This is a predicted structure of a 349-nucleotide part of an RNA (small-subunit ribosomal RNA, central domain) from an uncultured rumen bacterium.
The RNAcentral record of the full RNA draws on ENA and SILVA.
The coordinates come from a structure-prediction model, not an experiment, and the mean pLDDT is 88.
Rfam family: Bacterial small subunit ribosomal RNA. Rfam links the family to the GO terms ribosome and structural constituent of ribosome.

[in-house]
Context: one part of a larger RNA
RNA sequence: CUGGGUGUAAAGGGAGCGUAGACGGAGAAGCAAGUCUGAUGUGAAAUCCCACGGCUCAACCGUGGAACUGCAUUGGAAACUGUUUAUCUUGAGUACCGGAGGGGUGAGCGGAAUUCCUGGUGUAGCGGUGAAAUGCGCAGAUAUCAGGAAGAACACCGGCGGCGAAGGCGGCUCACUGGACGGUAACUGACGUUGAGGCUCGAAAGCGUGGGGAGCAAACAGGAUUAGAUACCCUGGUAGUCCACGCUGUAAACGAUGAAUACUAGGUGUAGGCAUGCAAAGCAUGUCUGUGCCGCAGCAAACGCAAUAAGUAUUCCACCUGGGGAGUACGUUCGCAAGAAUGAAACUC
Numbered sequence: 001c002u003g004g005g006u007g008u009a010a011a012g013g014g015a016g017c018g019u020a021g022a023c024g025g026a027g028a029a030g031c032a033a034g035u036c037u038g039a040u041g042u043g044a045a046a047u048c049c050c051a052c053g054g055c056u057c058a059a060c061c062g063u064g065g066a067a068c069u070g071c072a073u074u075g076g077a078a079a080c081u082g083u084u085u086a087u088c089u090u091g092a093g094u095a096c097c098g099g100a101g102g103g104g105u106g107a108g109c110g111g112a113a114u115u116c117c118u119g120g121u122g123u124a125g126c127g128g129u130g131a132a133a134u135g136c137g138c139a140g141a142u143a144u145c146a147g148g149a150a151g152a153a154c155a156c157c158g159g160c161g162g163c164g165a166a167g168g169c170g171g172c173u174c175a176c177u178g179g180a181c182g183g184u185a186a187c188u189g190a191c192g193u194u195g196a197g198g199c200u201c202g203a204a205a206g207c208g209u210g211g212g213g214a215g216c217a218a219a220c221a222g223g224a225u226u227a228g229a230u231a232c233c234c235u236g237g238u239a240g241u242c243c244a245c246g247c248u249g250u251a252a253a254c255g256a257u258g259a260a261u262a263c264u265a266g267g268u269g270u271a272g273g274c275a276u277g278c279a280a281a282g283c284a285u286g287u288c289u290g291u292g293c294c295g296c297a298g299c300a301a302a303c304g305c306a307a308u309a310a311g312u313a314u315u316c317c318a319c320c321u322g323g324g325g326a327g328u329a330c331g332u333u334c335g336c337a338a339g340a341a342u343g344a345a346a347c348u349c
Stems, first nucleotide, its partner, number of pairs: 003321004007303002012317001014201004021194003025088002028085004033081002035077008049065006091191001092188003095184004103177007110154001114150008125136002162169002206247006215241002220236004258316006266294013298305002322349003331342004
């Protein structure tokens, strides 16, 4: 390289947008670049292959043929690819109508709880554990009532329910705003799919500057446990967790399953629409889009997957090629740093 693969054996990029490229719907007409076909020229000889012949045979040599799968010029064909022209509506998009949603950003508001502060009642314990102790408390704690302050998170509803490309999103209200879905079939007329580079987004932790700090809590301190206990348990407790702006760019970023399209038995829940029927707070049937479970064919090493495929096919991208060494070294790029990205070899089994 080819081939074979990528749910769990090595292997799907964390996710999207999109450049180049690759691939691409229906019918019609033209062109003839690819494609097919005829002719001509060339494709040195030797070699290779076939036939015959010469050295006693063979190697070797000679003669003839074939071949040299190529290139150029030229005549034709027009199904397919390409290209040009005009067209079509099913792919794609737009418009209009409609309902659903923790989609996003900003602002405001609310109650429960926790902690702290002030005051009242009240007195000797509280707290914590397997048991304890450290700790708190007669300078009046814990408990309880009233008032106040602060920060963070939003019980019930809540659901293999919803929304989002992924990360993710949950109290209420308002403003701004993205997408999907259903219905109509009015408009555009292939405008599509994928996407190397590129750009953007990207949990938690971490970093910078400035705020904030109730609870929780790496580090740290103490008490226990233990042979020891740099842990598990307990009492404290600082970064951090929160906000604004900027950086970082990684995760078991998981469905360990790339995106798109078409096709391929059924059954049963559930969410959002629509249509039809039935006197109908609803039910039934059909249909579209999600989200689950079971299951046939088929697939699979098995487990299992099974219209949300891991089935049958097509297009494009990414990735894999024995284990360790190693996601290491070196170099390069990025970063304030931490580090990230790219990514070997010797050696060894």